[in-house]
This is a predicted structure of a 1425-nucleotide RNA (small-subunit ribosomal RNA) from an uncultured prokaryote. The coordinates come from a structure-prediction model, not an experiment, and the mean pLDDT is 85. The RNAcentral record of the sequence draws on ENA. Rfam family: Bacterial small subunit ribosomal RNA. Rfam links the family to the GO terms structural constituent of ribosome and ribosome.
RNA sequence: AACGAACGCUGGCGGCAGGCCUAACACAUGCAAGUCGAACGUGAAGCCACCUUCGGGUGGUGGAAAGUGGCAGACGGGUGAGUAACGCGUGGGAACGUGCCUUUCGGUUCGGGAUAACCCAGGGAAACUUGGGCUAAUACCGGAUACGCCCUCCGGGGGAAAGAUUCAUUGCCGAAAGAUCGGCCCGCGUCGGAUUAGCUAGUUGGUGGGGUAAUUGCCUACCAAGGCGACGAUCCGUAGCUGGUCUGAGAGGAUGAUCAGCCACACUGGGACUGAGACACGGCCCAGACUCCUACGGGAGGCAGCAGUGGGGAAUAUUGGACAAUGGGCGCAAGCCUGAUCCAGCCAUGCCGCGUGGGUGAAGAAGGCCCUAGGGUUGUAAAUCCCUUUCAGCGGGGAAGAUAAUGACGGUACCCGCAGAAGAAGCCCCGGCUAACUCCGUGCCAGCAGCCGCGGUAAUACGGAGGGGGCUAGCGUUGCUCGGAAUUACUGGGCGUAAAGGGUGCGUAGGUGGCUGGGCAAGUCGUAGAUGAAAUCCCCGGGCUCAACCUAGGAAUUGUUUUUGAAACUGCUCAACUUGAGGAUAGUUGAGGGAUGUGGAAUUCCAGGUGUAGCGGUGAAAUGCGUAGAUAUCGGGAGGAACACCAGAGGCGAAGGCGGCUUUCUGGGCCAUUCCUGACACUAAGGCACGAAAGCUAGGGGAGCGAACGGGAUUAGAUACCCCGGUAGUCCUAGCCGUAAACGAUGAACACUUGGUGUGGCGGAUCGAUCCCUGCCGUGCCGGAGCUAACGCAUUAAGUAUCCCGCCUGGGGAGUACGGUCGCAAGGCUGAAACUCAAAGGAAUUGACGGGGGCCCGCACAAGCGGUGGAGCAUGUGGUUUAAUUCGACGCAACGCGAAGAACCUUACCUGGGCUUGAACUGCGAGUAGUAAGACCCCGAAAGGGGAAUGAUCCUGAUCCGCAAGGGCGUCUGUAGAGGUGCUGCAUGGCUGUCGUCAGCUCGUGUCGUGAGAUGUUGGGUUAAGUCCCGCAACGAGCGCAACCCCUGCCUUUAGUUGCCAGCGAGUUAUGUCGGGCACUCUAAGGGGACUGCCCAGGAUAACUGGGAGGAAGGUGGGGAUGAUGUCAAGUCAGCAUGGCCUUUAUGUCCAGGGCUACACACGUGCUACAAUGGACGGUACAGAGGGUUGCAAAACCGUGAGGUCGAGCUAAUCCCUAAAACCGUUCUCAGUUCGGAUCGCAGGCUGCAAUUCGCCUGCGUGAAGUUGGAAUCGCUAGUAAUCGCGGAUCAGCAACGCCGCGGUGAAUACGUUCUCGGGCCUUGUACACACCGCCCGUCACAUCACGAAAGUCGGUCGUGCCCGAAGUCGCUGGGCUAACCCUUUGGGAAGCAGGCGCCGAAGGUGUGGUUGAUGAUUGGGGUG
Repeated sequence: AACGAACGCUGGCGGCAGGCCUAACACAUGCAAGUCGAACGUGAAGCCACCUUCGGGUGGUGGAAAGUGGCAGACGGGUGAGUAACGCGUGGGAACGUGCCUUUCGGUUCGGGAUAACCCAGGGAAACUUGGGCUAAUACCGGAUACGCCCUCCGGGGGAAAGAUUCAUUGCCGAAAGAUCGGCCCGCGUCGGAUUAGCUAGUUGGUGGGGUAAUUGCCUACCAAGGCGACGAUCCGUAGCUGGUCUGAGAGGAUGAUCAGCCACACUGGGACUGAGACACGGCCCAGACUCCUACGGGAGGCAGCAGUGGGGAAUAUUGGACAAUGGGCGCAAGCCUGAUCCAGCCAUGCCGCGUGGGUGAAGAAGGCCCUAGGGUUGUAAAUCCCUUUCAGCGGGGAAGAUAAUGACGGUACCCGCAGAAGAAGCCCCGGCUAACUCCGUGCCAGCAGCCGCGGUAAUACGGAGGGGGCUAGCGUUGCUCGGAAUUACUGGGCGUAAAGGGUGCGUAGGUGGCUGGGCAAGUCGUAGAUGAAAUCCCCGGGCUCAACCUAGGAAUUGUUUUUGAAACUGCUCAACUUGAGGAUAGUUGAGGGAUGUGGAAUUCCAGGUGUAGCGGUGAAAUGCGUAGAUAUCGGGAGGAACACCAGAGGCGAAGGCGGCUUUCUGGGCCAUUCCUGACACUAAGGCACGAAAGCUAGGGGAGCGAACGGGAUUAGAUACCCCGGUAGUCCUAGCCGUAAACGAUGAACACUUGGUGUGGCGGAUCGAUCCCUGCCGUGCCGGAGCUAACGCAUUAAGUAUCCCGCCUGGGGAGUACGGUCGCAAGGCUGAAACUCAAAGGAAUUGACGGGGGCCCGCACAAGCGGUGGAGCAUGUGGUUUAAUUCGACGCAACGCGAAGAACCUUACCUGGGCUUGAACUGCGAGUAGUAAGACCCCGAAAGGGGAAUGAUCCUGAUCCGCAAGGGCGUCUGUAGAGGUGCUGCAUGGCUGUCGUCAGCUCGUGUCGUGAGAUGUUGGGUUAAGUCCCGCAACGAGCGCAACCCCUGCCUUUAGUUGCCAGCGAGUUAUGUCGGGCACUCUAAGGGGACUGCCCAGGAUAACUGGGAGGAAGGUGGGGAUGAUGUCAAGUCAGCAUGGCCUUUAUGUCCAGGGCUACACACGUGCUACAAUGGACGGUACAGAGGGUUGCAAAACCGUGAGGUCGAGCUAAUCCCUAAAACCGUUCUCAGUUCGGAUCGCAGGCUGCAAUUCGCCUGCGUGAAGUUGGAAUCGCUAGUAAUCGCGGAUCAGCAACGCCGCGGUGAAUACGUUCUCGGGCCUUGUACACACCGCCCGUCACAUCACGAAAGUCGGUCGUGCCCGAAGUCGCUGGGCUAACCCUUUGGGAAGCAGGCGCCGAAGGUGUGGUUGAUGAUUGGGGUG
C1' cells in the first nucleotide's frame, strides 16, 4: 500500500459497486423450458340454433385439456470436485462436421399400411400397465425421377421430398458455396520434490482388416524391436487455466472473488439412446450410498439454477417485484415462457460525495485541570447578539428511460414552497521508532507490549483525569499478500579470518575460446504485414450538480509468427597463419616414484672376562633390577628399526608426502638453440585414479617406543600429568578403509599493473669468476598504488579484467534422524524437520583481569624490637534474654565507632498517669474588670486537677482626671496550621570515610583512523613525583606533584615584664630576695640562611647521580596543614537542612518509675600481669604543654588514708595544679612467691534532690586465673620503637585502663626484591564489561514440549493376479413372434423383433505388493525452565 475479510467501540444522508473464501455437506416448499391449431385427429365448459321422454340429445360456434407430430431442451444459469493435461495461453496446420441464417442451381410425382389420443374390458395401494376396437398427419414406408451428389474392379451401381393456407406467402427435398459454431493435430510457454533414476507390451513403428464426421494403435490380427529419460522420463505432493488483480522505480513477487474467454463437473461410478450438436444439471438404463412413500407385493428422488432451511464456520443477504427495457426459445403473427435479465429489500463490506452550522463575542465568565499560589490552560471555545437552511422532515409539482402501444423501478430522480440551529461524532494514540505531557491512583501487584522494553513508592510506557496529536461516519485490532529485504542478488550479493574453495589430479558431457580472408544468415539489428478478443491500466474528450461511476476515440498490450533487408559481433562452413598448445635437438638440477643389494653409529638381548654393592629413577621418593653377582667395563655374537653431522625461511612432487649409500627401472620440471604440427586450447557436472595418521583382514616380523592394562608416587580424590613395567600397534607383503586445522583456513587457467632485498636452478657477458651488469624459471621477506569491515593482501594479489567448476544464505536442533548408497567392521557420502532463541559471529577499540612478561614503589616481605591470639578485668559488638534491654555503624574503610562523660536529666525505648490549637512558632476572626495574674489550701508519685485571699497596665488622641474610642502586651475561644529522633541516605543538599599524599586525570587546536578511538601522556634516561632532560605529528594548556602557609632546628635585628642574672652593689643559714642591668637563656614580632650555589667523578657536554668542602642544617633538613578526575547507589533523613509518604485526643506533648548497666556463649580493642633489666622500703634530681573566679588552691592543723578545717596568693611568663621512670642505698633469691592483683567481706570518704537497680575513691582483711601464651596475626626505620609519668576536653560526680596532647629515658635492624599484600607505567592474551567475587562445561534430580526407534495395530491411496459380472454398444444366432416395403409358384422367402450365446465391461469379492498417515508398552537423544 492492498483486501470477497472478520472482531471491538461507534454510527446522520446519498450515489456506485460487492456479498458462503468453510461442508463438490444434506435438503422441506415455491419457482427456474417451453412453444407451435399456419403439421394432425379428438374436442370439456360456455354461447347460439333445433329436437326432447325434460334425464338430455343433435348441429354450429368456441377453444380448455391431453395426445400424435415439429422445433427448442447441447443455449442461458451454477460450481471448481477432478485435471500438471494439447487442459489452458500463444502461434500455426489438414484429414472433417455444421440445425436455425445468407446466396445460387434443381426438384416438390404416384401410392401404401399403421398408431396414440378416444371407446370397451381388465391388473395394481400407488407408480403405472395389459388386451380388444376406431382414426389423422409436415409421423412411418415403398415406387418413379436425378443437373449436380455418393460408391466403383470404370463395365456399372445407389440414393429424395410434405404439405398448410384467408391465395399474399411459407414450408419440404437434392446439391454447391458462404457465414457461424464445433471436432482433430503440432511448435513454444505453464508449481514443488532426485531422500522419486530409470519408465514403457498396444508399448514404438509397419502391413491387412475394422471403426469415426474426420487424421491416428482409435480397435484388431500378423511382423519388426522399438519409444521416452539428467535439457529431469516415471513416481509423489499440490493446483482449474487465462485476460487480469494487488504490490513494486523497474525487473520481479503474490494471486486467479466480482466482469470476460476457455475447460471440467452436475449425488458417486459405468453406459449408451435420440439428435446438426450430448454420452446430456432440472432426459434414459444399470450398480452403489443416502432420503422419502408403501396395502410390504413394489415405487419415487437428486438446489454446484433463484429464493430459502439445517449443518459447518470468525464470517457472507429476501422463500421480494416485473417481463417495462436488453437478450433467449417457440410461433407467420398476436403472443406465451424466461429466478437469464432489469429492479427493489438487507449489510459502513469497499470506493466516492455531503452534512452535523456561519459570523460576532474578553468580564479572557463559571466549571474542570495544573500551579513556583503570581498565575496558566481548556479558550472565541461557551453564553450573548446577528445570519443561513445543504441533508433529514412536511406540503405541492413531477420526468427521461419508449419509435406507435406497453414503466416493475416509482409518485423515484429532479424542481418549488414551509418551519427551525433546529434531528446528526466518534475511534485510536501521546517512552523511542512516531505527530502529541501533566496530575492522581497503583507499587515487579494489577497490568502494558509491533520491536527495544515499562511496572519493586515521585511511572510522560499500567489504570483514571485534564490537556494534546491523528483520522473521521468511521476508527482501531487480528489475519493474509507485496514492499522496505541488494535478506536468493537477471537488473543487483558473496566464499583468507564473519556462512561459504571440493583433500588432490586425470578426464567425459557441457560451457568458454588466438589471428587473417571468403561464404551462409541460426543468434543479433532494422522494414513491412498478421495476430496479441472485449473489458481493465494510461492519455485526451463526453455524461450523471462534483466525485466514485459510466462512456467515445487513441495509445499501450514489452509476446508469437510471417515477409524482406544488413553482415559489425557470436555461430556454422571453407581456406590460410603462428604468437596459445604440443613435438624434435643439446644440456641440467633435485629427500620425485618402484625394486634390489649394502654400510656404520646407537639401543636391547645372549655367552664369556674383569669387578663389588649397589643400580635406576624423581621436585622428593617408591615400585623395579641386583650377592643366584646387577650397574660399570672389555672384546665376541644375534636381531630389528631408524639414518647424527651435511641440513638451509634449501630442493622435489598434483596433493598426501619424500632424507645413509649402491645398482637398475621410471615420471616431471627448467634453460638454450633452431626446426616441425597448425588452435590440436581452458575448465570440468557425473566418472576414474591417488590420498597422512589411526583402524580392519590374512601371513610374516618384533630391537626401541608404546594406546589398553599392572604397579609406584602425587592428590581431598587422581580412572591424569611424573616413575617402573607392558599388549595391540608402529615394520614388511597382499588387500580394505577414504577421512584430517587433508591449511596459504586463499579452486583452476590466462593477461595487465610502482619498487627494494635474500635464496635455488639454467644461461648471456667476461681471459676467468663464488663480485658487478643482464635473461628466464622457482622460492621467501619488506613495502607502493589499488583493494579490504578491519586485520591485512600487495607481479607467488585478497589489485584490474575474462572464462569454467565447487560452495554459502541467522544461531541451536545437526552433520543428527529417516531413506538411499559404499564398507568385513569401525564408519563414510548424501542429508532434513518439528521445536527453540534474538541473537550467534568477524575485525578492531577502551578498560578490567591473568597461578603472562618487563620496569618501579610502599614497614609489603625480609632483617630486627615490642605486642595481640592463652589469664583476670575494662570497654565495644554479635547472639540470647527482656515489658524495654532506643537507634545507627558490618571486610580492609563496623566493633574504647556516633558517645569530648546513660544514677534523675540526657533518652529517642518500656510500664503507668495526664493534656489536646497543645511544651515552643506565625497569621486571621470574635471576646476579655473583680478580668489576667495569683500567695495559700485540698487530691495526687509527679504531671495535672479543684478551690481561693489579694488583684493589675504600655502607647496614641480630644484632654484636668476618670470614663469612652483605637492600637499594643497578656489571656480565652474558633480557624489556618503547629509538632513528629515516624519511613525512605536507593529521591537529595551539606559533610565524611576509602583507594591514596598513590601520581595520576583531562582539555584546546592539529594530525591519524570509516568509526569506537589514538596521538599528546608512548620511547631513552632520571626522580619522592606526568620531577626534569633528550627524542618524537604534535604544539600548548588545566586539575593534581612541588613551591607559597604553620611548628621545629642555626644566626641576627627590635623589645625587656610577670622572664633572666654575666659583671657591680646590698641582704639572707639559704633562694634574682632587693638596687641595678638586659650581656646570656627565654619570650614574640621581623629578617637572614640551603640554591645541587662550589669542587671532583660518572652521564649525551643534558637532566641527574655518587663523593667532598664549607655549614646549625645538604640534596624534599624533620613534622604538620593541604586529598586531582573519579570508585564504592560506601556512611549519615538521629547533628543540621530538605522532596515525597505517613501520623493529628497521637507516631505530638508533660510526668513518675524502670531500661539503655541483663548473661550458657562468641569476637574486636585495651589495661594489669605472669616477675630479679623485677617487687618492696628509704633517700634524692630533672620537664614540657596545658588548666584555673560557681575556679585552681599554697602554707598550717586533724585523719593510716580517701579527705576535712581554715584559707595566703592568683582573672595568671607573677599565685596554684606539679612529675615518674632514672640515680643512691637496704631487703627479697625463683616460689604461684614480699610476683600478680581479680573476687568477696567489713569500715569509711566525696559529689549530688537522690549512689538499691547503677558512681568514684580510701583503709583493713580475703588473695582467683596467670609461670610468656596453638593455628594465626599487628605496630614500628630515629629522637622512631620500647618505656616513664604529666595535662586537657566532656564533666556536679564518674565507671577514662578510652580519646586528644605534652615532655623524660631511649634502642636494634634493613643482605636484598625470589616470595605475600597493595599500588604505578609499558606490553601481551581474553569467549570478561554489574569487568575473575567475571564467564562458563557436562552428568545427575524435577517439570514440560516437539521429534526418532519399537513387538505390532488401524486406516488412506496406487499397482498387480484371479473370481464374479449389471446396464449397454458391437458380433454371432434367432426353432418363438411379425401390419406396411421387396421377391414370390401366395405356401413362403427376404427383412425385422423378442429371446439366447460371445468379446469388452462398472461396482463387488479374494490374494499379493508399493507408498503414505495415525497409533503403540518401552526406549533414544534434543529444546526450555